This is a predicted structure of a 269-nucleotide RNA (Bacterial large signal recognition particle RNA) from a bacterium. Its Rfam family is "Bacterial large signal recognition particle RNA". Rfam classes the family as a non-coding RNA gene. On this family, see Regalia et al., Nucleic Acids Res 2002: "Prediction of signal recognition particle RNA genes".
């Protein structure tokens, strides 16, 4: 120093969190020699030799182990400003809406064809009494209206007599009772959310209306002003939250180059 076959290694690695610790799944970085299956965050395995189990490839070197330089993705921490968003309390201040009391400067209404004010009667309102209307029911007027048990009259036909006369009496025809129907006016009685009624008494705050007094402004609708509340926004002070980016303190760090230095076993030529 070649050849063939094993081995040891390798097969990602970090960062916050959890954990008495270290690992793993899951979250985040990096990006590929970074494989594959079971476990597993109300957690799954170990125990400073620190995933457990079972398979597949690479395999002693430019790739593996060790040191030390240079650089480095992120990730965590500490302090100091800027800034976003949204949120509590304030001795407040300020704008805009909209309200509630005045006021009366402007616009409007009304007003010397007498107003705002003021005297007075009167109706509307209540109630008692009348009257009228309206309904009901009575009375009255007319007319129907009884086989027999209503009246008169009383054909027939019955009875009675020697006969006539005469009885008693049914239909029928007339009157009429109980009872039905019609009805303008006149009368009597009951009754009412009915009245351009009528007299009294009572009310009296608004309206309407009559007759008087008096003699120049009144309303306060609309604008303006003035005070006060409500609502909402705005500034100003403070306190807290949750985020972005700078700056700076430590601190972990994959990963990338450079240097140096270590490294098995068997067979055979």
């Nucleotide at each position: 120093g070649c050849g063939c076959g094993c081995u040891a290694g390798a097969c990602g690695g970090g960062g916050a969190a959890c954990c008495a610790g270290c690992g793993g799944u899951g979250c985040c970085c990096u990006g590929u020699g970074a494989c594959c299956c079971g476990c597993a965050a109300u957690c799954c395995g170990c125990u400073a030799u620190a995933g457990c189990g079972g398979g597949a490839u690479c395999g002693a070197a430019u790739u593996c182990c060790c040191g030390a330089c240079u650089u480095g993705a992120g990730g965590u921490u500490u302090u100091c400003g800027c800034u976003u968003u949204g949120u509590c309390a304030g001795c407040g201040g300020g704008g805009c809406a909209g309200u509630a009391a005045g006021u009366a400067a402007g616009u409007a209404a009304u007003g010397u064809u007498g107003a705002u004010c003021u005297u007075u009667g009167g109706g509307u309102c209540c109630u008692a009494c009348g009257c009228a209307a309206c309904g009901g029911a009575c009375a009255c007027u007319u007319u129907c209206g009884a086989a027999c048990c209503g009246g008169g009259u009383c054909a027939g036909g019955c009875c009675u007599u020697g006969a006539u006369c005469g009885g008693a009496g049914c239909a029928g025809c007339c009157c009429u009772a109980a009872g039905g129907a019609a009805g303008a006016u006149c009368g009597u009685u009951c009754g009412u959310g009915u009245g351009c009624c009528g007299u009294g008494g009572g009310g009296g705050a608004g309206c309407c209306u009559g007759a008087g007094g008096g003699g120049a402004a009144u309303u306060a609708a609309c604008u303006g002003c003035u005070u006060g509340g409500u609502g909402u926004u705005c500034c100003c002070u403070g306190g807290g939250a949750a985020g972005g980016g700078g700056a700076u303190u430590a601190u972990c760090g994959a990963g990338a180059g450079u240097u140096g230095g270590g490294u098995g076993c068997a067979c055979g030529g």

Record summary
The coordinates come from a structure-prediction model, not an experiment, and the mean pLDDT is 78. Of the family's consensus pairs, 91% are formed in the model. It is recorded under the gene name ffs.